[in-house]
Context: one part of a larger RNA
């Protein structure tokens, strides 16, 4: 010094922290939705007509709506945020550069455009299979869903030519010709706004490459066939044996290859005068993983924790035909363990997703609960008080000590309890989970609040009794066998204090 644990004890507050073990298995609830101003449809509400009629309902129609709801199509999000550290000794991380080898949804700036058509499909209706999960067939319908097409500011490609910068131009810039290539609408009376398409630039983000640094073992000394290089092709946003064919025989290694063990890395944190040594919990950045192993799809971005498919193990449902699941999200359960919390409140604030907005969602987050787990602060009273009371302990029996300690008298009220008032946090009106909290005022009354370890030396603090190498103590030296300052008890003392000791680990 600690994410600590154990023993004894325990008044309060503030701020933090809290499964280090089984990356073990998980009941239950919640943790990612949103948009009706993209779309059809259905329903509710309001108005109104008919039929039945017990005069209140039922039923069949019609019309309108800045009204409300939503199963489906469609868009955006779900790649963020949150968790964990299993794997990884690696361009993984840190730092320095490069990309003349690259991509980038939403956002910002700039330029140009947004013209004409078409066929489907879910929903829905009907039939039907299945225990369920979930389907199958027929028919109807819409779109900012899908497809064709015009235009081409531009962009891409091909051919030809010119130019600049640079260490280096093939892929940068310019010109000419040809070919290819776009779009979607919605709201509003309108103005206009929100979108859509193509292109250039930016911001932020990401990919790849690179110099240097990055634990232990030599009782690991040789390792390597896609291996090392070349040519061609494929693949990728992009370089590259990344992959394939062919050709060559290379490449690494005592400056430690290869193998084995251990381990996420860093900012930091602990210690120390420093140099160093140790460590990586909380917070921040990066990486990796999501029962185990593999694969791709969608998408600007994933090879995707709460998406898909396959395999495996486990668990659950079943009508035995077949299905379902993945807490290393927040709580919580079992198990393991010396050991680690509530199945809480709220979206009020900060931030995020969607939306024109109102708003909805948000176990991110803000708060509250539990725990002396840590740090810091406060309190458990203050003054006077000698007949040095009683009691305890010791005694040379004179006394000494506990000890101004108590009692008693006077005073105060931090805190506690009771009562009243009562926030800021919310940029302009309203709107606060926390919270009737913090804080303020008044009242009551010393009232509600002290223990732990030690006392042979190191090391501050000693006597009596009991025990008798027994019982026991102990960090080291060592104590105990009949006068034990060392064991046990009592009195006294020392020390720290809401803590004090012990154990573990690091300096």
């Nucleotide at each position: 010094a600690u994410g600590a644990a154990c023993g004894u004890u325990g008044g309060c507050g503030g701020c933090g922290u809290g499964c280090c073990u089984a990356a073990u298995a998980c009941a239950u609830g919640c943790a990612a939705g949103u948009c009706g101003a993209a779309c059809g449809a259905g329903g509710a509400c309001u108005c109104u007509g008919g039929u039945a009629u017990u005069u209140a309902u039922a039923u069949c129609g019609g019309a309108a709506g800045u009204u409300c709801c939503u199963a489906g199509u469609g868009g955006c999000g779900a790649a963020c945020g949150g968790g964990u550290g299993a794997g990884u000794a690696a361009c993984g991380c840190g730092u320095u550069g490069g990309u003349a080898a690259u991509c980038u949804g939403c956002c910002c700036c700039a330029a140009a455009g947004u013209a004409a058509g078409g066929g489907a499909u879910a929903a829905c209706a009907g039939u039907u299979g299945g225990a369920a999960a979930c389907g199958a067939c027929u028919g109807c319908u819409a779109a900012u869903a899908c497809c064709u097409c015009a235009u081409g500011u531009g962009a891409u490609c091909a051919u030809a030519g010119a130019g600049a910068u640079u260490a280096g131009a093939u892929g940068c810039u310019c010109u000419a010709u040809g070919a290819u290539u776009a779009a979607a609408g919605g709201a509003g009376u309108a103005a206009u706004c929100c979108g859509c398409u193509u292109u250039g630039g930016g911001a932020g983000g990401a990919g790849c490459c690179u110099g240097c640094g990055u634990c232990c073992c030599a009782u690991c000394a040789g390792c390597u066939a896609g291996u090392u290089g070349g040519u061609a092709a494929g693949g990728u946003a992009a370089u590259g044996g990344c992959u394939u064919a062919c050709c060559a025989a290379g490449g690494c290694u005592a400056u430690g290859a290869c193998g084995g063990g251990u381990a996420g890395g860093a900012g930091g944190c602990c210690u120390g005068a420093g140099a160093g040594g140790g460590u990586g919990g909380c917070c921040u950045c990066c990486c990796a993983c999501a029962a185990u192993g593999g694969u791709a799809c969608u998408g600007a971005a994933a090879c995707a924790c709460g998406g898909a498919c396959c395999a495996u193990a486990c668990a659950c449902c079943u009508a035995c035909g077949g299905g379902u699941g993945g807490c290393a999200g927040c709580a919580g359960u079992a198990g393991g363990g010396a050991a680690u919390a509530u199945u809480g409140c709220c979206c009020a604030a900060u931030g995020g997703a969607c939306g024109a907005a109102a708003g909805u969602c948000u176990g991110a987050g803000g708060c509250a609960g539990c725990a002396a787990c840590g740090c810091c602060g406060c309190g458990u009273g203050a003054g006077u008080g000698a007949u040095g009371a009683a009691g305890g302990c010791c005694u040379u029996c004179g006394g000494g000590u506990u000890g101004u300690a108590a009692a008693a008298c006077u005073c105060u009220u931090u805190u506690a309890c009771g009562a009243g008032g009562g926030a800021a946090g919310a940029a302009g009106a309203a709107g606060g989970a926390c919270g009737g909290u913090a804080c303020c005022u008044c009242g009551u009354g010393a009232a509600u609040a002290a223990g732990g370890a030690u006392c042979g030396g190191c090391u501050a603090a000693c006597u009596a009794c009991g025990u008798g190498c027994c019982a026991g103590c102990a960090g080291c030296c060592g104590c105990g066998g009949u006068a034990a300052c060392a064991c046990g008890u009592a009195g006294g003392a020392u020390u720290c204090a809401a803590a004090c000791g012990u154990u573990a680990u690091c300096c």
This is a predicted structure of a 507-nucleotide part of an RNA (small-subunit ribosomal RNA, 5' domain) from an uncultured Chloroflexota bacterium. The coordinates come from a structure-prediction model, not an experiment, and the mean pLDDT is 86.